Predicted 3D model of an 85-nucleotide RNA (c-di-GMP-I-GGC riboswitch aptamer) from uncultured Steroidobacter sp.
Its Rfam family is "c-di-GMP-I-GGC riboswitch aptamer". Rfam 15.1 lists 1,298 matches to the family in 717 species.
Taxonomically the source falls in Steroidobacter (Bacteria, Pseudomonadati, Pseudomonadota, Steroidobacteraceae).
Its mean pLDDT, the model's own confidence on a scale to 100, is 86.
RNA sequence: GCUGCAAAAGGCACACCUCUCGAAAGGGAGGGUCGCAAAGCUACCGGUCUAACGGAUCUUUCCUAUGACAGCGGGGUUGCCAGUA
Numbered sequence: 001g002c003u004g005c006a007a008a009a010g011g012c013a014c015a016c017c018u019c020u021c022g023a024a025a026g027g028g029a030g031g032g033u034c035g036c037a038a039a040g041c042u043a044c045c046g047g048u049c050u051a052a053c054g055g056a057u058c059u060u061u062c063c064u065a066u067g068a069c070a071g072c073g074g075g076g077u078u079g080c081c082a083g084u085a
Base pairs, nucleotide, nucleotide: 001084002083003082004081011036012035016031017030018029019028020027021026034071040077041076042075044074045073046072047069048068049067054063055062056061
C1' cells in the first nucleotide's frame, strides 16, 4: 500500500426498559445486545424525521429549519486487529 473469507486482542450497541434534557424529532446516563471492519469523527452533497417560533388557513389542518438523524447512501478525515505484497 491492498484486502476484510476466516480467526483473534480490543471496541461500539438496534429494539425494549429506567432516569433525565427537549415543543417535537431526537440527545445524555444506566441496563440490554439486533447487529457493525470504521456502527470513530464530520451535516459538505443527496435523503429522511420534527415544526416550537414564524407564515397560510380560519379553528384544524397545511407550509417552512434556524432543530435533528453519521446505525440511510456518498464525500472528507483519523484509527485498531488480522491477512497479504